[in-house]
Order: sequence, then structure tokens, then C1' cells
RNA sequence: GAAUCCCGACGGCCGAAUUCCCGCACCGUGCGGGAAGCGGGGGAACCAAUCUCUGGGGUGAAUCUCGCGAGAGCGAGAGGGGCGCUCUUUCAGCCCCAACCCGUCAGCUAACCUCGCAGGCUCUUGAAAGAGGAGGA
Repeated sequence: GAAUCCCGACGGCCGAAUUCCCGCACCGUGCGGGAAGCGGGGGAACCAAUCUCUGGGGUGAAUCUCGCGAGAGCGAGAGGGGCGCUCUUUCAGCCCCAACCCGUCAGCUAACCUCGCAGGCUCUUGAAAGAGGAGGA
């Protein structure tokens, strides 16, 4: 001096997963209740559907098709999702396409009922058009 690894601050990302109030406990954390906000499920008429029996359904971007493999899995294509001031669109680059739940049962769905507000990462992805915002002069 360089690379790699670990910890931390500021800042930022995926995601609905944020903010505030009250009480108890505590002096370190925490527990309970409530409100606003955001998100999900169930649930008429009308409409829709021709399903189930071969199960079906939900959250989520996380699906479908083809090929190889004894299997785990590995490829390819189509499609879907994320990426740094915000939104829309386009191009390029990089990355992801999981996991969990209900339990034979649920189309849409006003009233109504009900549930969640977690978890995981990171130290710079750029460009163009339009609109806006912030800051500076």
C1' cells in the first nucleotide's frame, strides 16, 4: 500500500409492517390496552362460473413450458419483481422468482365480522423525456 473479514455511525433498500397516547413494571430491557394510518381475509343482491369427484384455497414478484439427471438438482425460453430525491415511460447493467399458511372449505360482494404492522439486508445502478420537490446562487 492492496485485498478480505468483523463491528459501528450517518444515510439507504426489500416489505403493509409506521406514528402517537395511556397504564403496569423497571431504571436495562419489557408487558398490557387504545387511536390514527397502511395492508390482508371472510361475507348479500346483481353478475359470473361449469367446477368438484382427480381435492380446493390464501399471503407473496416468486409462475408456466421444454430439456438433462436415479435423485438432490442443473440448464433454456416465456412471463413476473427489485435497484439511491419522488412519480410515469423508455433504454442499458446487476440481482430475485422463495417461503409459509388454511384443512375438504371460501368467485365477485354493500352492510357487517376479523387478522397483521414482522423479518431481512446494505454503504451508492446509470442514462433519456415529462412533471414535481429539496437545496444553493
Source information
Predicted 3D model of a 137-nucleotide RNA (c-di-AMP riboswitch aptamer (ydaO/yuaA leader)) from a Chloroflexota bacterium. Taxonomically the source falls in Chloroflexota (Bacteria, Bacillati). The coordinates come from a structure-prediction model, not an experiment, and the mean pLDDT is 80. The sequence was found by an Rfam model in a public genome assembly.